[in-house]
RNA sequence: CUCUUAUCCAGAGAGGCGGAGGGACCGGCCCGAUGAUGCCUCGACAACCUGGAGCCAAAAGCUCGAAGGUGCCAAUUCCGGCAGACACAUCUGGAAGAUGAGAG
Numbered sequence: 001c002u003c004u005u006a007u008c009c010a011g012a013g014a015g016g017c018g019g020a021g022g023g024a025c026c027g028g029c030c031c032g033a034u035g036a037u038g039c040c041u042c043g044a045c046a047a048c049c050u051g052g053a054g055c056c057a058a059a060a061g062c063u064c065g066a067a068g069g070u071g072c073c074a075a076u077u078c079c080g081g082c083a084g085a086c087a088c089a090u091c092u093g094g095a096a097g098a099u100g101a102g103a104g
C1' cells in the first nucleotide's frame, strides 16, 4: 500500500514544548495568539486482539476484570457530498474516511 471483516448518535484532560493555521478531501459550519493543530509526560475512557477470572460439556456463548498490544480523550466520522423514499423537514442505504483483527 491492497484485500477481507467488525465497529463508528456512548465515554474520557492536566502539565510541559512550540508558535500558525487546524478540523482527511470539497462545500458549509466551527476551533485557534485567552495559544489551536502537533509533539512529550502523566492521567483518564473504552474493551477490538492476547492473556486472566466466573457460569458452562465446551477452545461455542454470556458475564467480570483491565495485565499486555492497539485505539481514543471539541462538535454524531462536526454536518452535507452519491442514490432512494418523502410534504420543506426528515429517514434509509451507499461512497469516502478512521480504528481493530486477519491475509497478501
Stems, first nucleotide, its partner, number of pairs: 001104008013042005021031003025081004043073001045071001048069003052064004077096001082093004
Predicted 3D model of a 104-nucleotide RNA (SAM riboswitch aptamer (S box leader)) from a Chloroflexota bacterium. Rfam family: SAM riboswitch aptamer (S box leader). Rfam links the family to the GO term regulation of gene expression. Its mean pLDDT, the model's own confidence on a scale to 100, is 87. The model forms 97% of the base pairs in the Rfam consensus. Lineage of the source: Bacteria > Bacillati > Chloroflexota.